[in-house]
Context: one part of a larger RNA
Parts: sequence; C1' cells; structure tokens
RNA sequence: UUGGGUUUAAAGGGUGCGCAGGCGGAACGAUAAGUCAGUGGGGAAAUCCUACAGCUCAACUGUAGAACUGCCAUUGAUACUGUCGAUCUUGAGUAUAGUUGAAGUAGGCGGAAUGUAGCAUGUAGCGGUGAAAUGCAUAGAUAUGCUACAGAACACCGAUUGCGAAGGCAGCUUACUAAACUGUAACUGACGCUCAGGCACGAAAGCGUGGGGAGCAAACAGGAUUAGAUACCCUGGUAGUCCACGCCGUAAACUAUGGAUACUCGUUGGUGGCGAUAUACUGUCAGUGACCAAGCGAAAGCGUUAAGUAUCCCACCUGGGAAGUACGACCGCAAGGUUGAAACUC
Repeated sequence: UUGGGUUUAAAGGGUGCGCAGGCGGAACGAUAAGUCAGUGGGGAAAUCCUACAGCUCAACUGUAGAACUGCCAUUGAUACUGUCGAUCUUGAGUAUAGUUGAAGUAGGCGGAAUGUAGCAUGUAGCGGUGAAAUGCAUAGAUAUGCUACAGAACACCGAUUGCGAAGGCAGCUUACUAAACUGUAACUGACGCUCAGGCACGAAAGCGUGGGGAGCAAACAGGAUUAGAUACCCUGGUAGUCCACGCCGUAAACUAUGGAUACUCGUUGGUGGCGAUAUACUGUCAGUGACCAAGCGAAAGCGUUAAGUAUCCCACCUGGGAAGUACGACCGCAAGGUUGAAACUC
C1' cells in the first nucleotide's frame, strides 16, 4: 500500500458553521473532454517470454516470432460521467396561520432554609460519635419569640417529561433574541450532502484584575481510630465555590455508537400538533421510551432513533510496554495544551 475494521477487543474528532475538495434529483436537446471501437504512426538495441539452432550438456550464444500496457494522429459511437442551453418539482429553502418548551442574554421581584447582629424569656449544659474527645457555654450558651442584615440555592410541581449543536438548561416576571414542529401548498427552482485546513462555542478545576463571601469546603490545625493513620469519623478552617471582564481548551466532553439519504414485520407508553367520524378516541406528522420478527453480531446484545440492507463525505486504528513520554514547532501569564517519535524490551 491492498485488504480489513472503529458500542464493549486498537480505533468516531467534545460540538457546530463553513472555503477548497469529494459526491449529487427528474425529463429534453447540443457537444464529444472523460469513456468505448477501428485505422495509421511510434514504441532503438540488449533484457524478459516462445520456437528452433551452435559450443559433448548446461550456463552462454545465434536466428525468428511474440511482447513492449503507456504515447501521437485520424475516423466513428453517444449509454454513462463532464460541459453548455432550455425545462420540471418530489430534495432544499421561502411565505403564511398556529403551537410548544428548565433554549439563550439582560433587568426586576419572592418565600422557605442557613448564618450573623440586637432585644426578650430562661438555666446548665450544648454539640458530636460506634464510643469519645477536641470545640461552644455562668463574660449566660443550646432552646424559644420578635426585629434587622447578608450571600447562595430555588423544596413541592418533577416525570421513563421537555428544550438546546454539544457543553448544558429548573422559583416568579418583563424586555430582547433564537429554534423546532404542525397546517396550507402560494412562491423560488437542485439553490443539496459532507467537509482537510480555518473560525466559533465548549462542564468542572485552574489563572489574571476588581468585587463579594451565608453555607459548603481542597490545603492546614486540633480531637479520635490504629501497630502506625500524612486517611476514612469528629471540631474548626483558607483558597475556591458567587458576580463582572479577560484567559485556559481539557473530561468516562459517553449513546464509550461521526454526519446525510433511501429501504426493511409488529406490539405498547409518554410528549407537541393536525384532523374528522372510525362517536371516543380510528388515522396521520414530528420528537422521545420499553419489548420484539427478519437480519446482523465472537457474544453480551442491536433491532424503522440499527450495531440490518445500500450509497456519499469526513475522522480514526494496525501487538504490549517505553509513551501520550522525548525532541522540534505552534498556542498559553502560568498550570499546561495540540502535534508526536525512537533506542531498548517482552
């Protein structure tokens, strides 16, 4: 490289947008670039192959033939691909009428809980554990009531629910923004699919500057446990967790399953529409669950939301370790990230 693969054995990029590139719906005409056929030329010799011959054989050599894909010119063919012209509506999009949702951004508001502070009642314990102790408390704690303040998160509803490209999104409300689905079939007329590089987004932790800091809590301190206990348990507690702006760019970023299109038995449930007679739920479109036929699979299992049957495009894999390391390059304030070997060893 070919072949073969990528749920779990090595292997799907975290996700989207998208230039180049690759691929591309129906019917008509033209052309003849690709494609196919004929003819002519060219394809040095040697080599290779075949046949015959010469050295006693062979190697070797000679003669003849074949072959020498590729290339050029020319004459045709026109199914397919390409190009050009004109056309279509099923793909795609637009319009219009509705619907849906924890989709996003910014602002406002709310109650419960927790903590703190003040006042009041009240007195000796509270707290914590397997049991304790550290800790708090007569300077009046814990408990109860009232008031005030603060920050963070939003019980019930709540779900096998919904929305979003993914990360993710949940109190109520306002403004702005985006999306999907359904109905109509009015408009455009292939405008499509995928996408190396590129750009954007991207949990948590972490970083920079400035705020904020109730609860929780790495580090740290103390008390226990223990042979020890740099832990598990307990009492405290700082970064952080929160906000604004800017970085970082990684996760078991998982459905461990890339995207698009078409096709292939059924049963049953939820969600959002439409609909009209199936008269109370028959049908239909879209999303989302469970179980299964065929088929697939090493099996587990998947099974119209495929891991089935096919086509197109991208990404990735090629024994274990060394190693996601070294070196170089690029990015980053740093932490580090991306790209990514080899010696050696089994």